Overview:
The prediction has a mean pLDDT of 83. This is a predicted structure of a 72-nucleotide RNA (transfer RNA) from a Candidatus Levyibacteriota bacterium.
RNA sequence: GGGCUCGUAGCUCAGUGGUAGAGCGCUUCGUUGACAUCGAAGAGGUCAGAAGUCCGAUCCUUCUCGGGCCCA
Repeated sequence: GGGCUCGUAGCUCAGUGGUAGAGCGCUUCGUUGACAUCGAAGAGGUCAGAAGUCCGAUCCUUCUCGGGCCCA
């Protein structure tokens, strides 16, 4: 230098055009003498960044940034 792949909640990951979810973790409440377990509720996201296409983009296109792999 070229190619492929990944980037979504604190962590691990789903979601492939129509208002963003799960598990674990966190907070509060219930249960207990207390803790744990269990149950209920809640907070937490500029979906890596920018532009484009579209009525509408986490999703499609282009560029940039970062991680990984391959070739030279």
The organism belongs to Candidatus Levyibacteriota, within Bacteria. Rfam family: tRNA.